[in-house]
Molecule: small-subunit ribosomal RNA
Organism: uncultured prokaryote
């Protein structure tokens, strides 16, 4: 672009305006209008006018056929409406077909035309005169009709034909061109209806009863025809749990659409059928109708109108308006096909047939096709000098020409009637050739010509589900079928690039069917996931044992009808193809009717014992119901004995008691309730049933095989029983004991506990009817491995042992089941019946109804809202769960903390700024192993636009550097002017441009790396195998043992891997080597004295190899691993001491400020220089420390003993000054040489318990030292001063031996130092552990769980705000149906009809019925409401 179909699903709302049913003059009077003749009249003619039914024709009228089809719509109807099959011996059919027969006569009439009359119209009176295929009457007359008979034959009854006898009764119309065409009556056929019945054919039972012409009879009336259809009368019947009756929805069927199908949905186009035609009701007329485009009436609405009255009905076709999300032209032809009229011609046809609108649907075609890498330019990505993608896509370059646009040609649909001409019987039929006739339409289609030219678009891209990247955005906009996405790196929002699907469409909504075995016929379930009735007997109904015999309802074949067409499939043909259409099988899985078979099922009859009952015997049992008896214990009472307390309780108190209690003794009195046996036990249908006996009543096994002969199981309604509590009536009430009171606990305690205590509990008779009434398991049969124990018979005599039947139970095998479990007492395999379930939650709630005295039970929805809720088992976490175990966890000790002064870090708070990070344990003497500048990141103030490294590249200088001013940084000015050289020009330094730069700025929740912690805890985990549907187990568990998942035993598990352990260092013994700066024993020298010197390797000691410790050996226990041992030996003994060493993983632990590193963020400043300040405040709280409070002390003297570490801008001997810090000189030492080098302890003196001779804080003075620099804000040193504090609440921390406590010494960092910290090194050197009960933390094992961001969990109710559906409700409005009465239109029937007609028959009164209408009392059902109840859903609100 074209082909083909489709087009008010909503208002059966309302409708302007056109049209959709007429023909017939070949039936009638006739002539209004057209048109020819004719005749007047006027005129040369033309013309014009008047006349004439005489022609063709014809407008109204009389009369025939039509108008009941055709078209439309779904309102109403749950019906014999429709759909299938049958019957009518109960019927009717106009045109049409084929047969008979027969058309003769006579009368009155009335439309039309005339005339008058009313009226605004619609119309409608009157009077005169007319005709007919109109009407009427007479006349024949049948095989019609009727009454009365006879014969014959058939049926499924009444009865049905056929023959025939007598009696009645009833037709007709003409026209004509004479050929017909028509009428009239029988006959049969076709056609088309009419009734009739069997099957089928919606929800709801919170609709259970309905029904009076109602069921049925006789009679009559009535219809085409049966019938209660209708009327009198007589009977009292009819329908109904197989679901009437009410309400609500629906036009029904071939077919559409789904689906393997069985079924589900559907009923638009097209077919058949039905109902309807503004809403009711009624009939006429006709073959047919109670009529869509007739007619009365009555009511509702619209219109005219002279207000007296009229007219109307689009659910035909177009077309308005309204509704609505939504649906077309006030179009052409009657050319084809059909219908009506006609004898044609022909005329009518919004049937049809064709066009227009509309991607609304199937189908068909194009929007180009080949080459073409510089892989071109934009674009967009990215690891960015490049790379990839957009993409052979373009551009360029040839090719086609459907389609388009323009020109030419150009069909088919059409052949009849009809006319002419011809043939054959012969003026009319057949035939045969020629003419005639096209809306659509100048269409379909050919052909040319022009040129890629005229033509692509929507959804999507997390996953389902084909397609992925960048930007913004930042739980904000937004998205979203379901899961979910978005809270700074969004494949999911928005855009963009790319892709991916489809495609002249692509997507949204929406509705239906599939998936959905998720309503389960096929084809589910009901222990716990939603579902067995509390239980039993039993009604209806459904199932039913063995044999045989008949039958032939179900079943099965076989044949005929019959299932319209279309549609579905199959094949074959027509449009170029397809879609579409045609021709032909095929199928229509059904209904019916016949014949036949009999295996099972019914039936109907005969027999049978196996089922089930009976019956006779022996036996169980808390079984049930009534009565009578008993002891224990409580309570009371009354005596007594006796005295001060008793009770209760985790612990008290209320409460009882000197009016004598609890305790003990006796005696009476009551009530309820039956220790021991007592069980894993018996009994009963179930609830349930216990002290003993009696009486009654049921019941079960077992045995015998006597009897009956299917009698059975099951079981909706239906009956009966049914535990507690509770209600009614009358009792009784010791004990217990909801409610109540009081005492306690406790933040509170309307609770656990305690002391009282009313109803109840208990009898007796009536209700209730519910429970976790549970085996969370419906009743009956049957069959399918066992072992064990018990209970009750039986067989043998038996407490043994076997068999067997009944029951009660635990384990188990197949099965089975989602596991968990069940398993002969099934939840296993089958049969039969029954009951329930169909996501949660609203809810067993409302409404209604039944039941009850009441509580309350039964029965039992919806709105609404979620995406789950459960269900069983796993793995972890956790538990005021259990078991084992370990740990300075506790507990026995010693010493601290909190109190006090200072040190220091940390909140807070101040500040211009007090940089920042760290924050239970696992921050707080931590980053920081040294803040007076610097550091340093804060601040304030001055500056600069690039410090500082690299690299390039260009231009210029010769410096740089030093002095002045200035808080300095810098900035200005003076002042000084490099090397080399072949004089060209090199080098170097510094400037100065431009590119890279800087940020201690932000995210530790993007991130490496790096660390803390559980935790140096004994655990974390694989492969292979096995178990399990799986998650996941096993192994790792269990029985022992360790520190230790360490080892060993068992062991569906064997191995292994990461932790443990060991190997590493130090230390603690001995050996050996070596022997200097270390050592000195012997031997020599020297000295005031010393390894000072010669030597020396013996000792120490240094550092290198080595040995040595393995439960290796005994004893005992133990299977073995291994324990025990004041064992031996040995330095060392059971990891000898200490160190490094930190498994899988946890906390989104720290840390972008050490470093690195994504991203975001600042660029004359968040970058970088400087000077000063600040990181050192200071009401206070807190954490680590220190120093002390003192006599195991302080002070003074005297004098001994280390180990590690460090050292040239360093330690520094030794002198000397100085009261000291320290200074001055001076040596040695780059270190086993030289240097720094101890203190408590010990020895003696003093102090004498006090705010001191303690205990040093603060101050005030003098100083010393490092440093450019000690104001802020350094450490020492000397006089001077001398505060707090007298051992420290509640609490709380560290330590188990060379430890803890207590003493001093060194070093990093570092000019110096705030260090009383960190890190090490030595000296002195203790006390305790019974022991896991318990507090903390942890490991295993098991066990609960509604926990899984994992008890810091999850969670539940009110009350307070918002929304939202729903119950109730004083009342207020509707609605549809019935019921009484009143009142009653047309109308059909019926009665009369003195009026009218020759008659026929009619006006005209009266009657029965009915639509409508009015009252009224009641059900039903809606909708709306003050106010009220609940219930759902919401933010983080409160208790």
């Nucleotide at each position: 672009c074209g082909g083909c179909a489709g087009g008010c699903u909503u208002a059966a709302c309302a409708c302007a305006u056109g049209c959709a049913a007429g023909u017939c003059g070949a039936g009638g009077g006739g002539u209004a209008a057209c048109a020819g003749u004719c005749c007047c009249c006027u005129u040369u003619g033309c013309u014009u006018u008047u006349u004439u039914g005489c022609u063709g024709a014809c407008g109204a009228c009389c009369g025939g056929c039509g108008c009941a089809c055709g078209g439309g719509u779904g309102a109403g109807u749950a019906a014999c409406g429709c759909g299938u099959a049958u019957g009518c011996a109960a019927c009717c059919u106009a045109c049409c077909u084929u047969u008979u027969a027969c058309u003769g006569g006579a009368a009155g009439a009335u439309a039309g035309c005339c005339c008058c009359g009313a009226g605004a119209a619609a119309u409608c009176g009157g009077g005169a005169u007319u005709a007919a295929u109109a009407c009427u009457c007479c006349a024949u007359a049948a095989c019609a009709u009727u009454a009365u008979g006879a014969u014959a034959u058939c049926g499924c009854a009444u009865g049905a034909u056929a023959u025939u006898a007598u009696a009645a009764u009833u037709a007709a119309a003409g026209c004509u061109u004479c050929g017909g065409c028509g009428g009239u009556a029988a006959a049969a056929g076709a056609u088309g209806g009419g009734c009739a019945u069997g099957c089928g054919u919606g929800a709801c039972a919170u609709u259970a009863g309905u029904u009076u012409g109602u069921u049925g009879g006789u009679a009559a009336g009535g219809u085409a025809a049966c019938g209660g259809c209708u009327u009198a009368c007589c009977a009292a019947g009819a329908c109904u749990u197989c679901g009437a009756u009410g309400u609500c929805u629906a036009g029904g069927g071939g077919u559409u659409c789904u689906g393997a199908g069985a079924g589900g949905a559907u009923u638009g186009u097209c077919c058949c059928c039905c109902a309807c035609a503004c809403u009711g009701g009624u009939a006429c007329u006709g073959a047919g109708a109670c009529a869509c485009g007739g007619a009365c009436c009555a009511g509702a609405c619209u219109c005219c109108u002279a207000c007296g009255g009229g007219a109307g009905g689009c659910a035909g076709c177009a077309g308005u308006g309204u509704g609505a999300a939504a649906u077309a032209u006030u179009g052409g032809u009657c050319a084809a096909u059909g219908g009506u009229c006609g004898a044609a011609a022909g005329a009518c046809u919004g049937a049809a047939c064709c066009a227009g609108c509309c991607a609304u649907g199937c189908c068909g075609c194009g929007u180009g096709c080949a080459g073409g890498a510089a892989g071109a330019a934009u674009g967009c990505c990215c690891u960015c000098u490049g790379g990839g993608u957009u993409g052979u896509a373009a551009a360029c370059u040839g090719c086609u020409u459907u389609u388009a646009u323009a020109a030419g040609g150009g069909a088919a649909u059409a052949a009849a009637c009809c006319c002419c001409a011809u043939u054959a019987c012969g003026u009319g039929u057949a035939g045969u050739g020629g003419g005639c006739u096209g809306a659509a339409u100048g269409u379909a289609c050919c052909u040319u010509a022009u040129g890629a030219a005229u033509a692509a678009g929507c959804a999507c891209c997390g996953g389902c589900u084909a397609a992925c990247u960048c930007c913004g955005u930042g739980c904000c906009a937004g998205c979203a079928g379901c899961c979910g996405c978005g809270g700074u790196a969004a494949u999911a929002c928005g855009g963009a690039g790319g892709g991916u699907g489809c495609a002249a469409g692509c997507g949204u909504u929406a509705u239906c069917c599939g998936g959905a075995u998720u309503u389960a016929u096929u084809g589910g379930g009901u222990u716990u996931a939603a579902a067995g009735g509390g239980u039993c007997c039993g009604u209806a109904g459904g199932u039913g044992g063995a044999a045989u015999u008949g039958u032939a309802a179900g079943u099965c074949a076989g044949u005929g009808g019959u299932g319209a067409a279309a549609u579905c499939u199959u094949u074959c043909g027509g449009c170029u193809u397809a879609a579409c259409c045609g021709g032909a099988a095929a199928a229509c899985u059904g209904c019916c009717a016949u014949u036949g078979a009999u295996a099972c099922u019914g039936c109907a009859g005969u027999u049978c014992u196996u089922g089930a009952g009976u019956a006779u015997g022996c036996u169980c049992g808390a079984a049930g119901u009534a009565g009578g008896c008993g002891g224990a214990a409580u309570a009371u009472g009354u005596c007594a004995u006796g005295u001060a307390g008793c009770g209760g309780u985790g612990a008290a108190a209320u409460g009882c008691a000197u009016a004598g209690a609890u305790a003990u003794g006796a005696c009476a009195u009551a009530g309820a309730a039956c220790a021991c046996c007592a069980a894993u036990a018996g009994c009963g249908a179930a609830g349930g049933c216990a002290g003993c006996u009696u009486a009654c009543u049921a019941g079960a096994u077992c045995a015998u095989a006597a009897c009956u002969g299917a009698c059975a199981c099951u079981g909706a309604g239906u009956g009966a029983c049914g535990a507690a509590a509770g209600c009614g009536u009358g009792g009784g009430g010791a004990g217990c004991g909801a409610a109540c009171a009081g005492g306690a606990u406790u933040a509170g305690a309307u609770a656990c506990c305690c002391u009282g205590g009313c109803a109840g509990u208990c009898c007796a008779c009536g209700c209730c009817g519910u429970a976790a009434a549970c085996g969370a398991u419906g009743a009956u049969c049957a069959c399918u491995a066992g072992a064990c124990a018990u209970u009750g018979g039986c067989g043998a005599u038996a407490u043994a042992c076997u068999g067997u039947c009944g029951g009660u139970g635990u384990c188990a095998a197949a099965g089975c089941g989602a596991a968990a479990g069940u398993a002969u007492u099934a939840a296993g395999u089958g049969a039969u019946c029954u009951a329930c379930c169909u996501g949660g939650g609203g809810a067993g709630u409302a409404c209604g109804g039944u039941c009850g005295c009441a509580a309350g039970a039964c029965u039992g929805a919806a709105a609404c809202u979620c995406a789950a809720a459960g269900g069983a088992a796993u793995u972890g976490a956790c538990g005021g769960g259990g078991g084992c175990c370990c740990g300075c966890a506790c507990a026995a000790g010693c010493g601290g903390u909190g109190g006090a002064g200072c040190a220091u870090g940390u909140g807070g708070u101040u500040u211009a700024a007090u940089u920042c990070g760290a924050u239970g344990a696992u921050a707080c003497g931590c980053g920081a192993g040294g803040a007076a500048c610097c550091u340093u990141a804060c601040c304030u103030g001055g500056g600069c636009u690039u410090a500082a490294a690299u690299g390039c590249a260009g231009a210029a200088c010769g410096a740089c550097a030093g002095a002045c001013u200035g808080a300095a940084a810098u900035a200005g000015g003076u002042u000084u002017u490099c090397c080399c050289u072949u004089c060209g020009g090199g080098g170097c330094u510094a400037u100065u441009u431009a590119c890279a730069a800087g940020g201690u700025g932000c995210u530790g929740c993007a991130u490496g790396g790096u660390u803390g912690u559980c935790g140096u805890c004994a655990g974390c985990u694989c492969g292979u195998g096995c178990c399990g549907u799986g998650a996941g187990g096993u192994g790792u568990c269990g029985g022992g043992u360790u520190a230790a998942g360490u080892c060993c035993c068992a062991u569906a598990a064997c191995g292994a891997g990461c932790g443990c352990a060991a190997c590493c260092c130090c230390u603690a013994u001995c050996g050996u080597u070596a022997g200097u700066u270390g050592c000195c024993a012997g031997c020599g020298g020297a000295u005031a004295a010393u390894g000072c010197c010669g030597g020396g390797g013996a000792c120490u000691c240094u550092a290198g190899c080595g040995a040595g410790a393995c439960u290796g050996c005994c004893a005992c226990c133990g299977u073995a691993a291994g324990g025990u041992g004041a064992g031996a030996g040995g330095a060392a003994g059971g990891u000898g001491g200490g160190g490094a060493u930190g498994a899988c993983g946890u906390c989104a632990a720290a840390u972008c400020a050490g470093c690195a590193c994504g991203g975001c963020c600042c660029u004359u400043a968040u970058g970088u220089c400087c000077a000063g300040g600040g990181c050192u405040a200071c009401a206070c709280a807190c954490g680590u420390g220190u120093u002390a409070c003192a006599a195991u002390g302080g002070c003074a003297g005297g004098g001994a003993c280390a180990a590690a570490a460090g050292g040239c801008a360093g330690c520094u001997a030794c002198a000397c000054a100085g009261c000291g810090a320290u200074g001055u000189g001076a040596u040695g030492c780059u270190a086993a040489u030289c240097u720094c080098u101890a203190a408590a302890g010990c020895c003696u003196g003093u102090c004498c318990c006090a705010g001191u001779u303690c205990g040093g804080a603060u101050u005030g003075g003098a100083g010393u030292c490092u440093g450019c620099a000690a104001c802020c804000c350094g450490a020492c040193u000397c006089c001077a001063u001398g505060a707090a504090g007298u051992u420290g609440g509640a609490u709380u921390c560290g330590c188990u031996a060379g430890u803890a406590a207590u003493c001093g010494g060194a070093u990093a960092u570092c000019a110096g130092c705030a260090a009383u910290g960190a890190u090490c090194c030595g000296g002195u050197g203790a006390a305790u552990a019974c022991g896991u009960u318990c507090c903390c933390g942890g490991g295993c094992c098991u066990u609960g769980u509604a926990c899984a961001c994992a008890c810091c969990g999850c969670c539940c109710g009110u009350c307070a705000a918002a929304c939202c559906a729903u119950g109730g409700a004083a009342g207020c409005u509707g609605g549809g149906g019935g019921c009484a009465c009143c009142u009653g239109a047309a109308g059909u029937c019926u009665g009369u009809g003195a009026c009218c007609g020759c008659a026929a028959g009619g006006a005209g009164c009266g009657g029965c019925c009915u639509a409508g209408g009015g009252u009224g009392a009641a059900a039903c059902u809606g909708g709306u409401a003050a106010c009220u109840a609940g219930g759902g859903c919401u933010a983080a609100g409160u208790c």